[in-house]
A computed fold for a 72-nucleotide RNA from a Candidatus Nanopelagicaceae bacterium, annotated as transfer RNA. It matches the Rfam family "tRNA". Rfam classes the family as a transfer RNA. Taxonomically the source falls in Candidatus Nanopelagicaceae (Bacteria, Bacillati, Actinomycetota, Candidatus Nanopelagicales). RNAcentral holds the sequence, with entries from ENA. Model confidence (mean pLDDT): 82 of 100.

RNA sequence: GCUUCUGUCGCCUAUUGGUUAAGGCCCACUGCUUAUAACGGUGUGAACGGGGUUCAAUUCCCCGCAGAAGUA
Numbered sequence: 001g002c003u004u005c006u007g008u009c010g011c012c013u014a015u016u017g018g019u020u021a022a023g024g025c026c027c028a029c030u031g032c033u034u035a036u037a038a039c040g041g042u043g044u045g046a047a048c049g050g051g052g053u054u055c056a057a058u059u060c061c062c063c064g065c066a067g068a069a070g071u072a
Stems, first nucleotide, its partner, number of pairs: 001071007010025004018055001027043005048064005
C1' cells in the first nucleotide's frame, strides 16, 4: 500500500428498522452482620464523527477517524 472485519456505560456482552437501548462486572447508597467478606435491594452512567435512504436508523448505504487480522 491492498483486502476483510470491528467500533454500544469505566470494562465485557446483547439489541439486525418501530413505544423507555437490556444484562454481567465495577462504582455510590443501603439491608443483613459485633465488624468484614459473601448474599440481597436501589441508583448513576453508553450507540466513534459527518452525510444519505426511510414516516421512523444503534441497526441499511457512503465518506472520514480509530483498532484488529491477512497479504508482499